Notes:
The RNA shown here (small-subunit ribosomal RNA) has 1452 nucleotides and comes from an uncultured bacterium. Rfam family: Bacterial small subunit ribosomal RNA. Rfam links the family to the GO terms structural constituent of ribosome and ribosome. RNAcentral holds the sequence, with entries from ENA and SILVA.
């Protein structure tokens, strides 16, 4: 400090996810020790049990005990201090609270310092007796009694009250021989605690906006310790609120703690400080002090004794229980220390506290051994190339050590003189003896670390991407290896990353985001200058800011974690002094922002009147006749009752043609014929004034298209719904044909739109060019030039942006002020509210659901997008195909089996170049197991036994088994014998046409003989990329040329190869004869080489030359010449890539599956079957023709297990027989066929046509039933030129004719070649298919066989609405009134004081008033759960129906 994730990539934008640290945690494996922390976050539920607060006999009087006695213990009870303190928990509480800084009108036991006092009476009463009521608690009567209990009096101040006078106002003793000390009144002052008060600070919600009546303030009382509406009368209407008041929801605060570079941000356990509570809810009361956790009264709920009359209780003290919860300790020791209560003191009491005990809940330390040690040992259910290699110095072995443990004996500090729970303490020592101690997650990528098996889109994983459908580094397990270590991951929560709310530090054309547009309150900000002020700002001082806590530095525990001490921080507040540049306020001053006034000037800018003239249409009369209309073709429609057409006239609404324009105007909507009047507003121009009068504007008010609504008009045309004709699978639509509302007018609502420049308003600054509206100005006779200011486009630099782009009319530089945005959908909805007459409109969420959604640009593919241009693509011909029949080859179906494979184009006379047997892979039956076939070990045999050959042997279909007879191995060695070879048996193994062509490898189609496809530097762009390769020509061609930020170069193109055309040379057999000679007349013979051929070699063609067009290129068109002209014709030659194309059954191969069978042999059968549908082909349908009869010309090839003349037979398929010939010689071969002559049929199912039977034969072959191929005779089906559709061909081609080769015993209409005869037509590219190259659209990239809407249907999920039920909270009134203050009656009762007494003062009680908790009640508001039914929404691989969006998406 960044990373993964959107896309084919690219940028950007933006969510989501990860690494880090941290917890009072919790769950899962695992767990040696020690220190020091921490330990119910949930039910402020409920609580058994025992403890937490008591002490003083030196306040008192009485008991009780000891004691001989002095006297000493011990106590209920009165009394004194305490028990408001320490301890708990965070319910409430958003301000009576906390923080931080101040304040005046207070009190404060015990403490401390001073100052004066304590003198002298009274009257009671607990305890105690008696008597007695009650289950108890507890009480009632009468009687006795003390005190530091409780009351007079008396003095008193510096005390209160009052101006003063004057008047009010206290006390207590005890213990001690004593001394002398503890109190005790009164008062001052501190000190210490507390009460008030005021400022600022202090969550979230506007779908909470208006609250408020003691409210706000004053006067008089009243009340407190003390101010105050705190209370109360009486008088005034005020007091709060947009700087968020009221209302709702949440919440104990700070110090701090945790993160973070910090500004933030979350959090508020422990530990400190305030606060509130103390079963819940109200009250006092005692006291300095409480409205009081372990007091008190009442009410309520829960509990508990009870004799039913009544009474006890509050763990949110320490332990402990249940309970809830994922979760949280011991009914533990001391009062040794610390500190508190109470006392004169000893003391005594303190679950405060020090301690110890449970928990790996943190955080620190230590350990689990060190060293040597390679035969790199064994072993591994590891791997493996089968050599090995890893685990691995790791083990073993050898040498140490003893931290830790474990035994055992000492022993501190904490205490000062005594006391020590902890303590079997820390600690140090000795002994044993490696001895008692390692796990836990990971390992695709982010992230640090990979192999095997097993599993087969199952089972799992997953924090995001994604991971498994037979080679899974992703799932389980193992080997290996990384990280971290008494721990490790998990899971939850906060900050971080996240600049993803941005103060630091974003952003609003197009990605989310500028209100539709104005006026304008409040509010923020403002021009020049002078001078005063000191709020804001800057210095300096002082004062706080507890302590802890972070941080520094030093010390103490063996170290550290922990901890002392010191520092120095604590950004802050608050006073105090200076200070005056800014900003603020006060006061002048100015004139540039701003406006007034004066002079012009442009304009569809607003409104109301009135006026035109063109066209639609209706309607009236005329001309007139059969159609009009409408479409892509049609219909509904209109017309012989006279339409469309035409002529005149006439009526009514509506919108204003040409001018007319990237023009004017207005704030936007908007505004368009002319004129009249009324009116707003801008611009120039010139002097003058006014002096900052300004921008912006939350709210608020107002204008705002269209459509839509209210009333009332109006109605030609158009036109939603509607209705009808048509398209159509369907057409509730596109298209016609007709229609209502509406469009128009007045008046009134509505308030939204892509109200768009998807650009908020102002204000300055910063390059130009070159249009166009209105205005001035300077020059000229004009034209016009120069120039100035407002507005309007276009192009552009600098910038700027993601890119597109913007670019003085900015989307650049700054500047003020508003609006608004913060992943996608859900949703601009839901519920409240406001506004509306409705439709609706403004404001505006959640839950779930999901990892991308969106932007810009890029290369591709793709369009029922454009352009250019190519191809037998169309068009132009010619001749098939589809109809028959037959052949083939496929599907289907069948069958014991009809082996496999190949399925638009690119499968289908295809693998196969030739299935009777075999072949053969398939079926039935039989038949073998190291095997038909390969290599190798071992054992065992050797010429008896096997091999081999023979038999007219035997069993059997055959294989195979037996049987007979014959017959003889190789080398080496003198030989024994060894080695090869054969057997047999045995152990590795052969063997598979068994699966996967989606593990391959070769090979192959196919785009496509299309002209493409690419790299290198270089140079643009952040970047995918792009230039090059576009562009203008040109050509078959990225062929060439020119031009150009591109220069080059590579794979293709061509060309080099082979065939055929033309000459020449050379060469002459077996070809070949033109001239000479012979001749059996046959190039047969002599010879010849002229020919023709053959077969070597060379030549020849380059747009080379001429004209013309072209850009003076390239390159085209014509021409000459030439045997051939522009690639002369064919053929080989197939780039980059595409299609998981095709082949695992040519061949080779991974992996899997089979081994007495899925391997091998064998006879037989099958691949040949047939209701049918395709493909591809033959033959035909006839007269361009068939037959018969004569009569011509080829050429490529094949021959030895072969071709086979001649000659004989046979109608003939052949058949006997056998010359020649391993070939320019001989043979197939023949007479090449079509064509040519002549003759005959005479258009008919025919003298076309041959399928289909029968019968007789030939051949090949062990075998032609199932299943050959030919012959001959006889038989003589269908078919009379073929629907829709479709196929090939552009010249020696198409049709047509025969010839021949592979293959092969036989078997082609198929394939492969040959050569005869030999055409028609191309205007042309608009169309159809397919390519190629620009261009342009996209929401596609598995790429149009793409993407994708929406309703239905089904499963789940959350959520609105609901007649209502429920349950809560909160609140006006109103009734009740417990305890209890206060008041006011009192006919009750009473000891101090007054009074001789009666009385009085006061107290006590009782009644009543007032307030008021619980409590009820009539409404109201808010919130939660639930709810028949019913509304959308959402999510789910493979349901319906369509096909709305993306391409002009087919109606943009």
């Nucleotide at each position: 400090a960044g990373a993964g994730u959107u896309u084919g990539a690219u940028c950007a934008u933006g969510g989501c996810u990860c690494a880090g640290a941290g917890c009072g945690a919790a769950c899962g494996c695992u767990g040696g020790c020690g220190g020091c922390a921490u330990g119910c976050u949930u039910a402020a539920c409920a609580c058994a049990u025992g403890c937490a607060a008591g002490u003083c006999g030196a306040a008192c009087g009485g008991g009780g005990g000891g004691g001989a006695a002095a006297c000493c213990c011990c106590u209920a009870g009165u009394g004194g201090c305490g028990a408001a303190c320490g301890g708990g928990u965070g319910a409430g509480u958003a301000a009576u609270a906390u923080a931080u800084a101040g304040g005046a009108a207070u009190c404060u036991a015990c403490c401390u310092a001073g100052u004066a006092g304590u003198g002298u009476g009274g009257a009671a009463u607990a305890a105690u007796u008696a008597u007695u009521g009650g289950a108890a608690a507890c009480g009632a009567u009468a009687a006795c009694u003390a005190a530091u209990a409780c009351c007079g009096c008396a003095u008193a101040a510096u005390c209160c009250g009052g101006a003063a006078a004057c008047g009010g106002g206290a006390a207590a003793g005890g213990u001690g021989c004593a001394a002398a000390u503890c109190g005790c009144u009164a008062u001052u002052a501190g000190a210490u605690g507390a009460g008030c008060c005021u400022a600022u600070a202090u969550c979230c919600g506007a779908u909470u906006a208006g609250c408020u009546a003691g409210u706000u303030g004053g006067u008089g009382g009243g009340g407190u310790a003390a101010u105050g509406g705190c209370c109360u009368a009486c008088c005034a209407a005020g007091g709060c609120u947009g700087u968020g008041a009221u209302c709702g929801g949440u919440a104990g605060u700070c110090g701090a703690u945790c993160u973070g570079a910090g500004a933030g941000g979350a959090u508020g356990a422990u530990c400190g400080g305030c606060c509130a509570c103390a079963c819940u809810g109200g009250g006092a009361c005692u006291g300095a002090g409480a409205c009081a956790c372990g007091g008190c009264c009442c009410a309520g709920a829960c509990u508990c004794c009870u004799a039913c009359g009544g009474g006890g209780g509050g763990c949110a003290g320490c332990a402990g229980u249940g309970g809830g919860g994922a979760a949280u300790a011991u009914u533990g020791g001391a009062c040794a220390a610390u500190g508190g209560g109470c006392g004169a003191a000893a003391g005594c009491c303190u679950g405060a506290u020090c301690c110890a005990g449970c928990a790996a809940u943190g955080c620190c330390g230590c350990g689990u051994g060190a060293g040597u040690g390679a035969u790199g040992a064994a072993g591994g259910c590891c791997c493996a190339u089968u050599g090995g290699g890893u685990u691995g110095u790791a083990a073993a072995g050898c040498u140490c050590u003893u931290u830790u443990a474990u035994u055992a004996a000492g022993g501190a500090a904490g205490a000062u003189a005594a006391u020590g729970a902890c303590g079997u303490u820390a600690c140090a020592u000795a002994a044993u003896g490696a001895a008692u101690a390692a796990g836990c997650a990971c390992c695709g990528a982010c992230u640090a670390a990979c192999u095997a098996c097993g599993u087969g889109c199952c089972a799992g994983c997953a924090g995001u991407c994604g991971c498994g459908g037979u080679g899974a580094u992703a799932c389980g397990u193992a080997g290996g290896g990384u990280g971290c270590u008494a721990g490790c991951g998990u899971u939850g929560c906060u900050c971080g990353g996240a600049a993803u709310u941005a103060c630091u530090g974003g952003g609003c054309g197009u990605a989310a985001a500028g209100c539709a547009c104005a006026u304008g309150u409040a509010g923020g900000c403002g021009g020049a200058u002078u001078u005063g002020u000191a709020a804001g700002c800057u210095a300096g001082a002082a004062g706080u800011g507890c302590a802890a806590u972070c941080c520094c530095u030093u010390g103490g525990c063996u170290u550290a974690a922990c901890u002392a001490a010191g520092g120095a921080a604590c950004u802050g507040c608050u006073u105090c002094u200076a200070g005056a540049a800014c900003u603020g306020c006060a006061a002048g001053u100015c004139u540039u922002g701003a406006g007034u006034a004066u002079g012009g000037u442009a304009g569809a800018g607003g409104a109301u009147a009135g006026c035109g003239g063109a066209a639609u249409u209706u309607u009236u009369a005329g001309u007139g006749u059969a159609g009009g209309g409408g479409u892509a073709a049609a219909a509904u429609c209109c017309g012989u009752a006279g339409a469309u057409a035409u002529u005149a006239g006439a009526a009514a609404g509506a919108a204003c043609a040409c001018c007319g324009a990237a023009a004017g105007c207005g704030a936007a909507g908007g505004c368009a014929g002319c004129u009249a009047u009324c009116u707003g507003g801008g611009c120039c121009a010139u002097u003058a004034c006014u002096g900052a009068c300004g921008c912006u504007g939350a709210g608020a008010u107002g204008u705002g298209a269209c459509a839509g609504c209210g009333u009332g008009g109006g109605g030609a045309g158009c036109a939603a719904a509607c209705a009808g004709g048509a398209u159509u699978a369907g057409a509730u639509a596109c298209c016609c044909u007709g229609g209502u509302a509406g469009u128009c007018c007045a008046c009134g609502c509505c308030g939204u739109a892509a109200a768009c420049g998807a650009u908020g308003a102002g204000u300055g600054c910063u390059a130009g060019g070159u249009g166009u509206g209105c205005g001035g100005g300077u020059c000229g006779c004009a034209a016009g030039a120069c120039u100035u200011g407002c507005g309007u486009g276009c192009c552009g630099u600098a910038g700027u942006u993601a890119a597109c782009a913007c670019g003085u009319u900015a989307a650049g530089c700054a500047c003020u002020c508003c609006g608004c945005c913060u992943g996608a959908g859900g949703a601009g909805u839901a519920c409240g509210g406001u506004c509306g007459c409705a439709a609706g409109a403004c404001u505006a969420a959640a839950a779930c659901u999901u990892a991308a959604a969106g932007g810009a640009a890029u290369u591709g593919a793709c369009g029922g997008g454009g352009g250019c241009c190519c191809g037998c693509a169309c068009a132009a011909g010619c001749g098939g195909u589809g109809g028959a029949g037959c052949a083939u080859g496929u599907g289907g179906u069948u069958u014991a089996a009809u082996u496999c494979g190949a399925u638009g184009c690119u499968a289908a006379c295809c693998g196969a170049c030739g299935a009777a047997c075999c072949u053969u892979a398939c079926c039935a039956a039989c038949u073998u197991u190291u095997g038909a076939c390969a290599u190798u070990g071992c054992a065992g045999g050797u010429u008896c036994a096997g091999g081999u050959c023979g038999c007219u042997c035997c069993a059997g279909a055959a294989a195979u088994g037996g049987g007979c007879g014959a017959u003889a191995g190789u080398g080496a060695g003198c030989a024994a014998u060894c080695a090869c070879a054969c057997c047999u048996g045995u152990a590795a193994c052969a063997g598979g046409u068994g699966a996967u062509g989606c593990a391959u490898g070769g090979c192959u189609g196919u785009c496509g003989u299309c002209a493409g496809c690419u790299c290198g530097u270089g140079u643009c762009g952040u970047g995918a990329g792009a230039u090059g390769u576009u562009g203008g020509g040109u050509u078959a061609a990225g062929u060439c040329c020119c031009g150009c930020a591109a220069c080059g170069a590579g794979c293709g193109c061509a060309a080099c190869c082979c065939c055929c055309u033309u000459u020449c040379u050379u060469a002459u057999u077996u070809g070949c004869c033109a001239g000479c000679g012979g001749u059996u007349c046959g190039g047969c013979c002599g010879g010849g080489g002229a020919c023709u051929a053959u077969a070597a070699g060379a030549a020849u063609a380059c747009u080379g030359c001429c004209a013309g067009u072209g850009a003076c290129a390239a390159a085209c068109u014509g021409g000459a010449g030439g045997a051939a002209g522009g690639u002369g014709g064919g053929g080989a030659u197939g780039a980059u890539g595409u299609c998981a194309a095709g082949u695992c059954a040519u061949c080779a191969u991974g992996u899997c599956c089979u081994u007495u069978a899925u391997a091998a042999g064998u006879u037989g059968g099958g691949c040949u079957a047939c209701a049918c549908a395709c493909g591809u082909g033959c033959u035909a349908c006839a007269a361009u023709g068939g037959u018969g009869c004569c009569u011509a010309c080829a050429a490529c090839g094949a021959g030895a297990u072969g071709c086979a003349a001649u000659a004989c037979g046979g109608u003939g398929a052949c058949g006997u027989g056998g010359a020649g010939c391993a070939a320019a010689u001989c043979u197939c071969a023949a007479u090449a066929a079509a064509a040519g002559g002549c003759a005959u049929c005479c258009c008919a199912g025919u003298u076309c046509a041959g399928a289909u039977u029968g019968c007789a034969g030939u051949c090949u072959g062990c075998a032609a039933c199932u299943c050959g191929a030919c012959u001959g005779c006889a038989u003589g089906a269908a078919g009379a030129u073929g629907g829709a559709a479709u196929c090939g061909c552009u010249a020696g081609u198409a049709a047509u004719c025969g010839c021949g080769g592979a293959u092969c015993a036989g078997a082609a209409u198929g394939u492969c070649g040959c050569g005869g005869u030999g055409a028609a037509u191309a205007c042309g590219u608009u169309c159809u298919c397919g390519g190629g190259c620009c261009u342009u659209g996209u929401a596609c990239a598995c790429a149009c066989u793409g993407c994708c809407c929406g309703u239905c249907a089904a499963g789940c999920c959350a959520u609105g609405g609901g007649a209502g039920c429920u349950a809560a909270a909160u609140u006006u009134g109103u009734c009740u009134u417990a305890a209890a203050a206060u008041g006011a009656u009192u006919u009750g009762c009473c000891a101090a004081c007054c009074g001789c007494a009666a009385g009085g003062a006061g107290g006590c009680g009782a009644u009543u008033a007032u307030u008021c908790a619980c409590g009820a009640u009539c409404g109201g508001u808010u919130u939660g759960g639930u709810g028949a039914c019913u509304g959308g929404g959402g999510u789910u691989a493979a349901g319906u129906c369509g096909u709305a969006a993306c391409a002009a998406g087919g109606u943009a």